[in-house]
Molecule: c-di-AMP riboswitch aptamer (ydaO/yuaA leader)
RNA sequence: GGACAGCGAUCGCCGAGUCCCCGUCAGGCGCGAGCCUGGGGAGCCGGGGACCCACAUCAGUCCCUGGGGUGAAUCGGGCCGCCUCGCAAGAGGAAGCCCGUAGGAGACCUUCCUGCUCCGAACCCGUCAGCUAACCCGGUAGGCGAGAGGGAAGGAAAGG
Numbered sequence: 001g002g003a004c005a006g007c008g009a010u011c012g013c014c015g016a017g018u019c020c021c022c023g024u025c026a027g028g029c030g031c032g033a034g035c036c037u038g039g040g041g042a043g044c045c046g047g048g049g050a051c052c053c054a055c056a057u058c059a060g061u062c063c064c065u066g067g068g069g070u071g072a073a074u075c076g077g078g079c080c081g082c083c084u085c086g087c088a089a090g091a092g093g094a095a096g097c098c099c100g101u102a103g104g105a106g107a108c109c110u111u112c113c114u115g116c117u118c119c120g121a122a123c124c125c126g127u128c129a130g131c132u133a134a135c136c137c138g139g140u141a142g143g144c145g146a147g148a149g150g151g152a153a154g155g156a157a158a159g160g
Stems, first nucleotide, its partner, number of pairs: 011145004018042005026037004043140006053130001066128001067125004075100005082093004103119004108155007
């Protein structure tokens, strides 16, 4: 001097997921001693929920298959074996991997053009939800340290 790994601090990225106050407060259970959950506010995000509006309304054929929500995370193709039914041909189902893809992210902010890289998961409600004022309910987690930018316009900030 370089590479790799770990820890800490700072800074930063994805995301609604941040900030402040209280801890003798608040909610629940218990006859009680007590036990459990931390509680509240602001901001932000999401869901439910009228009128109006929207959708639907008619003909033929086929079918009887739930539907909806959070999220960028949807759809299609291929491979491999497994399970169920079947004598068989075959049919159906779920998982895994790969390729692509709707879409999303990438260091002050917004929009557009162009280019590259990465992601393209997971979960919930339970037969019920279009929009939606009032109103009601819920969330405020988690993960990460990769750098690919360039151009145009408008802001912001800093300097003179």